[in-house]
Context: one part of a larger RNA
Molecule: large-subunit ribosomal RNA, domain VI
Organism: soil metagenome
RNA sequence: CGCAGGAGAUUUGAGAGGGCUUGUCCUUAGUACGAGAGGACCGGGAUGAACCAACCUCUUGUGAUCCAGUUGUCACGCCAGUGGCAUAGCUGGGUAGCGAAGUUGGGUCAGGAUAAGCGCUGAAUGCAUAUAAGCGCGAAACCUUCCUCGAGAUGAGAUCUCCCAAGGGAUAAUACCCUACGAAGGGCCGUGGAAGACUACCACGUUGAUAGGACGGAUGUGUAAGCGUAGUAAUACGUUGAGCUGACCGUUACUAAUAGCCCGUUCGG
Numbered sequence: 001c002g003c004a005g006g007a008g009a010u011u012u013g014a015g016a017g018g019g020c021u022u023g024u025c026c027u028u029a030g031u032a033c034g035a036g037a038g039g040a041c042c043g044g045g046a047u048g049a050a051c052c053a054a055c056c057u058c059u060u061g062u063g064a065u066c067c068a069g070u071u072g073u074c075a076c077g078c079c080a081g082u083g084g085c086a087u088a089g090c091u092g093g094g095u096a097g098c099g100a101a102g103u104u105g106g107g108u109c110a111g112g113a114u115a116a117g118c119g120c121u122g123a124a125u126g127c128a129u130a131u132a133a134g135c136g137c138g139a140a141a142c143c144u145u146c147c148u149c150g151a152g153a154u155g156a157g158a159u160c161u162c163c164c165a166a167g168g169g170a171u172a173a174u175a176c177c178c179u180a181c182g183a184a185g186g187g188c189c190g191u192g193g194a195a196g197a198c199u200a201c202c203a204c205g206u207u208g209a210u211a212g213g214a215c216g217g218a219u220g221u222g223u224a225a226g227c228g229u230a231g232u233a234a235u236a237c238g239u240u241g242a243g244c245u246g247a248c249c250g251u252u253a254c255u256a257a258u259a260g261c262c263c264g265u266u267c268g269g
Base pairs, nucleotide, nucleotide: 001152005163006162007161008160009159010158011157015149016148017147018146021049022048023047024046025045026044027043033038051106052105053104054103055102059100060099061098062097066093067092068091069090070089071086072085073084074083075082076081110144111143112142117137118136119135120134164268166179167178168177169176185263186262187261188260189205190204191203192202193201210256211255212254213252214251215250216249217248220244221243226239227238228237229236230235
């Protein structure tokens, strides 16, 4: 821009893409078959491989500063306690998130029309013949079934709901033109997001829990500082599962989403 008014929702599915794999074992059954050796079809069940998708309960990785330990050195006057630098100084753990080596799920089943192939009925050709008319069975292939996209499918579909009639000019006319006004709705802007390169998408904007803060909890770390006791002291014990704790879960308007502006009409060739 189009989809012959504008708008918000919900959809149909033309079409397109994806997927489609397979082993082993048990059973049927040591049965059918076979002199024996050997050894099934059909059917039922179990368990895997590779691949794909989703997810983070478990396991595990990361987790640039969440916690603790610790070396050297400098600083805070000293002790104590902290902070800076040294690859994040090094080391041990680790929330959320994101991952896999983790977990869960998937291929199925079924239908249709068929291939090779196997048939029924049956003439041409009194027989025969699956074929000439007619009618069946038959495969991981094909079309559906499963998942995703999808009406720019210009063949532009469907359904529901919402919005728009003030004045004037001109005219045969409700066609046409102008002015005021500016609907439904949308955008700008702001607070953000398990959404994201940007855009887009989604949530919220005081009639408010959108983010931050505060408070409470969870989680992680592992018994803070200070004080007391014991010891010459290092240190230990008690207060104490303490103190601290990013992203997690809640509660709460304390802070910031203020105020506002713009687009978009007049019933539709």